[in-house]
RNA sequence: GCAGAAAAGGGCAAACCUGUAGUGAUGCAGGGGCGCAAAGCCACGGGUCUGCUGAACAGCAGAUAGCCGGGUUGCCUGAC
Repeated sequence: GCAGAAAAGGGCAAACCUGUAGUGAUGCAGGGGCGCAAAGCCACGGGUCUGCUGAACAGCAGAUAGCCGGGUUGCCUGAC
């Protein structure tokens, strides 16, 4: 550099429940554990979702990094 089969020490935490913030998508905290080798970080491109406006095409403001791509940093291992 490339890769993630096996392994170790660890890490994260879906649904659901409780509390809390928000009109909402959803966030945060606790419980929980489906999964994850970037399920660390960044809304840059696409997607999806929410709110508002609009007759409509659509526009504006948001959410999602656990939808995909991209950028960036990084643990362990070597079936290369």
Overview
This is a predicted structure of an 80-nucleotide RNA (c-di-GMP-I-GGC riboswitch aptamer) from an uncultured Armatimonadetes bacterium. The sequence was found by an Rfam model in a public genome assembly. Its mean pLDDT, the model's own confidence on a scale to 100, is 88.